[in-house]
Predicted 3D model of a 166-nucleotide RNA (FMN riboswitch aptamer (RFN element)) from Paenibacillus dendrobii.
Model confidence (mean pLDDT): 75 of 100.
The sequence is in RNAcentral, with records from Rfam.
The model forms 100% of the base pairs in the Rfam consensus.
Rfam family: FMN riboswitch aptamer (RFN element). Its family is annotated with FMN binding in the Gene Ontology.
RNA sequence: AUGGAUCUUCGGGGUAAGGUGAAAUUCCUGACCGGCGGUGAACGUCCUUUGCAACUCUUGCAGACAGACGUCAAGCCCGCGACUCGCUGUUUUGAAGUAUUGAAGCAGCGACUGACCUGGUGAGAUUCCAGGGCCGACGGUAAAGUCCGGAUGGGAGAAGAUCAAA
Numbered sequence: 001a002u003g004g005a006u007c008u009u010c011g012g013g014g015u016a017a018g019g020u021g022a023a024a025u026u027c028c029u030g031a032c033c034g035g036c037g038g039u040g041a042a043c044g045u046c047c048u049u050u051g052c053a054a055c056u057c058u059u060g061c062a063g064a065c066a067g068a069c070g071u072c073a074a075g076c077c078c079g080c081g082a083c084u085c086g087c088u089g090u091u092u093u094g095a096a097g098u099a100u101u102g103a104a105g106c107a108g109c110g111a112c113u114g115a116c117c118u119g120g121u122g123a124g125a126u127u128c129c130a131g132g133g134c135c136g137a138c139g140g141u142a143a144a145g146u147c148c149g150g151a152u153g154g155g156a157g158a159a160g161a162u163c164a165a166a
Base pairs, nucleotide, nucleotide: 004163005162006161007160008159009158010157017029018028019027031146032145033136034135035080036079037078038077042071043070044069045068046067048064049063050062051061052060053059054058075134076133084111085110086109087108088107089106090105091104092103093102094101095100116132117131118130119129120128138149139148140147
């Protein structure tokens, strides 16, 4: 350093202003937001190396599609999570009364799972730069990505600690 086990902590943002109306952060104009991992043409440091200069074995400047470490990196490219639905198992509980059957919780498996183009640079970009677009579970309520609620929940994962062995 890698893999394993256990534990701890962390782990989502957002309707300004105006219009209509009895009523809308829900409609209309407009405003705002972007979970997790991957994917590199980003940046910095070190190392290696090339050239030049001074100089005398080091220093300075410039460069390199090599290497190491650190930081940052796509809402719409790939995958995941969440929501929703189904099945199976299990627990609790209700009906029924031994044939069954309803509800809720938990676990596992499965289904579902939104949205991008144009131009520029270049060897290479749906990720950079510029421009114009588009998308966003369920329940509630004047129709909601942004309010309230399930949720003091769950969670992709991130960081750390401990233990044993190779």